[in-house]
A computed fold for a 101-nucleotide RNA from a Flavobacteriia bacterium, annotated as SAM riboswitch aptamer (S box leader). The organism belongs to Flavobacteriia, within Bacteria.
RNA sequence: UACUUAUACAGAAAGGUGGAGGGACUGGCCCUAUGAUACCUUGGCAACCUACUUUAUAGUAAGGUGCCAAAUCCUAUUUGCUUCUGCAAAAAAGAUAAGUG
Numbered sequence: 001u002a003c004u005u006a007u008a009c010a011g012a013a014a015g016g017u018g019g020a021g022g023g024a025c026u027g028g029c030c031c032u033a034u035g036a037u038a039c040c041u042u043g044g045c046a047a048c049c050u051a052c053u054u055u056a057u058a059g060u061a062a063g064g065u066g067c068c069a070a071a072u073c074c075u076a077u078u079u080g081c082u083u084c085u086g087c088a089a090a091a092a093a094g095a096u097a098a099g100u101g
Base pairs, nucleotide, nucleotide: 001101002100003099004098005097006096007095013042014041015040016039017038021031022030023029027074028073043068044067045066048064049063050061051060052059053058072093077090078089079088080087081086
């Protein structure tokens, strides 16, 4: 960096450094000097891989990752319905894990 498969309305924050933007992208709507984003420390969540137990599809665990504002924050494309404002379904894109090149 490309491809394949799986998953997402659940869950989980304190302190320090630092000082202005951030939530991938569109439009919204939010977060943010009562200090965001980022980095560090500690803590936690979770159960994809892994380990152990087990008849098991179940359970336990932090060894490898991941995650800890808002449903992936909603949305974008298509289809159906519609009281014309929305609702529902499918897809796309991105994220994470495992595998392959």

The prediction has a mean pLDDT of 80.